[in-house]
This record gives sequence, structure tokens and C1' cells, in this order.
RNA sequence: GGGCGUGUGGCCUAGUCUGGAUAGGGCAACGGCCUCCUAAGCCGUGGGUCAGGGGUUCGAAUCCCCUCACGUCCG
Repeated sequence: GGGCGUGUGGCCUAGUCUGGAUAGGGCAACGGCCUCCUAAGCCGUGGGUCAGGGGUUCGAAUCCCCUCACGUCCG
């Protein structure tokens, strides 16, 4: 330098193929209930510019283009 893959709350992950309207779940954090206290259990709350930018579209996490980071292969 070229090919392929991955990027979604603090962490992990579903959704992408086939566009559809408040981005879902688990863990963690915080608050409450319970308990003599802690743990466990139960209930609730906050936290996401879906890697970044642009385009297409009535509508984009999803399609197209460029860029970035990481992984892998080739030279």
C1' cells in the first nucleotide's frame, strides 16, 4: 500500500441480511423494600449524538461514499 471483518450507555450484547417511527436485554452504578447488619431476593431511576462526516429517502443503527480506530490476510 491492497483485500476482508469489527465498532451500539461504564462493560457485554440483540437488532443490520429484508429501512418504519419512544434503540431492547444482561451485568455494573444509584435509590427504595426486606434484614440487627451485609449478602441474596424484589421494585424503581439515571446513563446512548448506534466510531466520525456526508449522501439517498417521507423515514437510516440498517442502504451508498469518504475518513478514523482495532483485528486478520496478502505484498
Molecule: transfer RNA
Organism: Thermoplasmata archaeon